[in-house]
Context: one part of a larger RNA
RNA sequence: GGCGGACGGUGGAUGCCUCGGCAGCUGGAGGCGAGGAAGGGCGUGGCAGACUGCGAUAAGCCACGGGGAGCCGUCGAGCAGGCGUUGAUCCGUGGAUGCCCGAAUGGGGGAAACCCACCGCACGGAAGGUGCGGUAUCUCUCCCCCAAUCCAUAAGGGAGAGAGGCGAACCCGGGGAAGUGAAGCAUCUCAGUACCCGGAGGAAAAGAAAUCAACCGAGAUUCCGUCAGUAGCGGCGAGCGAACGCGGAAGAGCCCAAACCGUGCCCACGCAGAAGACUGCCCUCGUUGUGGGCACGGGGUUGCAGGCCGGCCCGUCCACGGGGGGCAGCCCGUGGCAGAGGUCACAAAGAUUGGCUCUAGCCGAACAGCUCGUAAAGCCACUGGAAAGAGCGACCAGAGAGGGUGAUAGUCCCGUAGGCGAAAGGGUCAGUCCCUCUGGGGCCGUGCCUAAGUAGCGUCGUACCCGUGUUACGGCGUGAAGCUGGGAGGACCACCUUCCAAGGCUAAAUACUACCAGCUGACCGAUAGUGGACAAGUACCGCGAGGGAAAGGUGAAAAGAACCCCGGAAGGGGAGUGAAAGAGAACCUGAAACCAUCCGCCC
Numbered sequence: 001g002g003c004g005g006a007c008g009g010u011g012g013a014u015g016c017c018u019c020g021g022c023a024g025c026u027g028g029a030g031g032c033g034a035g036g037a038a039g040g041g042c043g044u045g046g047c048a049g050a051c052u053g054c055g056a057u058a059a060g061c062c063a064c065g066g067g068g069a070g071c072c073g074u075c076g077a078g079c080a081g082g083c084g085u086u087g088a089u090c091c092g093u094g095g096a097u098g099c100c101c102g103a104a105u106g107g108g109g110g111a112a113a114c115c116c117a118c119c120g121c122a123c124g125g126a127a128g129g130u131g132c133g134g135u136a137u138c139u140c141u142c143c144c145c146c147a148a149u150c151c152a153u154a155a156g157g158g159a160g161a162g163a164g165g166c167g168a169a170c171c172c173g174g175g176g177a178a179g180u181g182a183a184g185c186a187u188c189u190c191a192g193u194a195c196c197c198g199g200a201g202g203a204a205a206a207g208a209a210a211u212c213a214a215c216c217g218a219g220a221u222u223c224c225g226u227c228a229g230u231a232g233c234g235g236c237g238a239g240c241g242a243a244c245g246c247g248g249a250a251g252a253g254c255c256c257a258a259a260c261c262g263u264g265c266c267c268a269c270g271c272a273g274a275a276g277a278c279u280g281c282c283c284u285c286g287u288u289g290u291g292g293g294c295a296c297g298g299g300g301u302u303g304c305a306g307g308c309c310g311g312c313c314c315g316u317c318c319a320c321g322g323g324g325g326g327c328a329g330c331c332c333g334u335g336g337c338a339g340a341g342g343u344c345a346c347a348a349a350g351a352u353u354g355g356c357u358c359u360a361g362c363c364g365a366a367c368a369g370c371u372c373g374u375a376a377a378g379c380c381a382c383u384g385g386a387a388a389g390a391g392c393g394a395c396c397a398g399a400g401a402g403g404g405u406g407a408u409a410g411u412c413c414c415g416u417a418g419g420c421g422a423a424a425g426g427g428u429c430a431g432u433c434c435c436u437c438u439g440g441g442g443c444c445g446u447g448c449c450u451a452a453g454u455a456g457c458g459u460c461g462u463a464c465c466c467g468u469g470u471u472a473c474g475g476c477g478u479g480a481a482g483c484u485g486g487g488a489g490g491a492c493c494a495c496c497u498u499c500c501a502a503g504g505c506u507a508a509a510u511a512c513u514a515c516c517a518g519c520u521g522a523c524c525g526a527u528a529g530u531g532g533a534c535a536a537g538u539a540c541c542g543c544g545a546g547g548g549a550a551a552g553g554u555g556a557a558a559a560g561a562a563c564c565c566c567g568g569a570a571g572g573g574g575a576g577u578g579a580a581a582g583a584g585a586a587c588c589u590g591a592a593a594c595c596a597u598c599c600g601c602c603c
Stems, first nucleotide, its partner, number of pairs: 001602006008595002015588001016553002020524002022521007029513002031166002039101003042055003046079002049075003061095006070083003106116003117135007137163008170201001171199005181188001185235001211218002222249005232240002253505003260298010275288001276285002278329006303483001305450004309445006317336007337439006350433010361420003367393001369392003382389001394411002396400001402414003456478008466490001485500005540547002560587001563574004
């Protein structure tokens, strides 16, 4: 020195554990913000570093509920001092306060958390003083003022209201790649994907046929299954890829524009025997009236066309008032009565009552069982540090889910089954008040209306399974019809069928989960599972965008080792605690590499 063995050290694998994560299901909630958010900075405790909470009223203030004996948050004890059955701490609801930055908004600033104003008010208030309130921009509405330029308008000023920013995914719209595939590559594909921008909601979008279908018919939209990898498209390559129909989920239909009527304003015509004033007759008025424009109200909303207007026919709830006066008819308004409905589309705002429910909580069965202990009495005499284990015997069960307790507990604790509960705030359902509508219908009419730079056409492009062509959309050009009208049925024409564009609204079925609650797992168990079980987006790195860790476990209980000894200390030896200290804080278990000592063998 090597090999082997033993005993230790080092080291932190393994096993066991889990306040943490992962994936999902169900329900809720689906927003916050100029009333200043999200997110921060700085403060704030008697002593206070970090976290948490809070904001100069600063681990808190007020009120109302819950709760019932302790409390003054955590690491994390301590010292000092307090509070509480006159109900504290704590939990819930509502309110108050809420520095500075941040959309940041009086102006500026950019190294955010800083600097400097003006107006009004207050402070005995002069000040380069202090405090409170206001002073950003844009849009809309209203008002003031006003130039070129007469009227007017632009510009300017004021008041009121709204917006702005943030947020995980889902949604709609405007833009829109490339790597890739095609075994190269350009059409094509990837893909209308990623990404950028705008916008909205709890969902969004779509939606009540100018739709399909096929000579039969259906009857808004959305979503799922199927049709079907079919029909098709395609350097007919790679690849892309429907619809009709059928089966389901859900289910809802509506409002305008126009004709016409009325009212108001403006313009034009008109002065008469007036054409008029609902109609008929008489009277009366005539600044009436006629045409055009605008505004408002009524009316009206469709394709077996519908509506308006006119004519004819049948029918008419009651009362009051009106249409210049009287009579009759007709029409209109108000109220009652009857009927129909309503605030999440179809008109719109509330009030109130009740039920259910969320945001704190409460009740809740059954062994202080026995097995010698300090302890009585015949028998019996568990193990252990500890009984929930073992043995024996009981009991509850609408509760034998789960967790904790010194090992494995239905009956010890928290719970569980089952019940109960809200002053305040929220959600939802129903009723009443309230509100709205209706109280007529049929037939006839080539009278009027039914959405124009629109449809169509040409050309170019886009979306569709789709190149040409069709359909839809867009750019440029051109440019209708008016119900005896118009679109579509995949070039086009005819017939036939079907629908009514050029205005709008609309729940549910569908998508998603940052957030709250509950539950589940042939998911992980500290090099795993989130990057993060711990001061974690921390420490640290980077000018910055950004990158980004390591790090869990004494014990049942600190009972965390008084006292003595060696040592400057660290550390150790006794003593003591404990079931165990070879559990001693570098703390459960404690593998291997590696190191030391001893022994054996070999060189």

The part of an RNA shown here (large-subunit ribosomal RNA, domain I) has 603 nucleotides and comes from a Candidatus Bipolaricaulota bacterium. The prediction has a mean pLDDT of 81. Rfam family: Bacterial large subunit ribosomal RNA. Lineage of the source: Bacteria > Bacteria candidate phyla > Candidatus Bipolaricaulota.